[in-house]
Molecule: Glycine riboswitch aptamer
Organism: uncultured Hyphomicrobiales bacterium
RNA sequence: UCGGAUCAUGCGGGAGAGAUCGAUUCGUCCGGGCUGGGAGGUCUGGAGUGGAUUGGCGCCGACGGAGCAACCCCCCAGGAAACUCUCAGGCAACAGGGACCGCAUGAUCUGG
Repeated sequence: UCGGAUCAUGCGGGAGAGAUCGAUUCGUCCGGGCUGGGAGGUCUGGAGUGGAUUGGCGCCGACGGAGCAACCCCCCAGGAAACUCUCAGGCAACAGGGACCGCAUGAUCUGG
C1' cells in the first nucleotide's frame, strides 16, 4: 500500500400469509324517546373498510425456538442450513419487525 475474513456502528434495499367468521367493549355517524330555557345529560335502534380484547377456522415463514441432514470431526460424544415443524411470533394499507445483500467507518486477524 492492495486484498480477504470476523465483529461493532451508521445509511440504503428487503418477502410471505383472511380488510376471515362470531362475541364483548370504546369511539364516530344517522334516527327516535325522556329531561332541560339552552349547552348538555340519559336510554334505545341502525350503519360501517375505526380501535382494543377474546373464541373458532384458514394461512405464513426471512426475528426467536425446535428437529433431521449433506458435511465437519471421526471412538463415544458434539457442531451444522435459506431444508422441515410452527411453540412463541405474524397475516389490508400505513407503521413495526425482518434473515440476507450493498456501501461507509472503526477494531482484530490474515495473504500478496